[in-house]
Molecule: transfer RNA
Organism: Aciduliprofundum sp.
RNA sequence: GCUCCGGUGGUGUAGCCCGGCCAAGCAUUAGGGGCUCUCAACCCCUCGACCCGGGUUCAAAUCCCGGCCGGAGCACCA
Numbered sequence: 001g002c003u004c005c006g007g008u009g010g011u012g013u014a015g016c017c018c019g020g021c022c023a024a025g026c027a028u029u030a031g032g033g034g035c036u037c038u039c040a041a042c043c044c045c046u047c048g049a050c051c052c053g054g055g056u057u058c059a060a061a062u063c064c065c066g067g068c069c070g071g072a073g074c075a076c077c078a
Base pairs, nucleotide, nucleotide: 001074002073003072004071005070006069007068010028011027012026013025020058030046031045032044033043034042051067052066053065054064055063
């Protein structure tokens, strides 16, 4: 340098293919409550996210373009 894959709460992930049911699901963390003599465990509730910019569209996490970051492969290594 080229090709491919990925980026979603504090953390790990699903959703992207085929736009709308997504003001976004699950687990965990945190906060509150229940249970218990107390604690742990368990149960319930709450808070919290779509990497950045642009485009298409009535509508974008999702499609398109560019960029940034991470990973893999290939090439180069005079």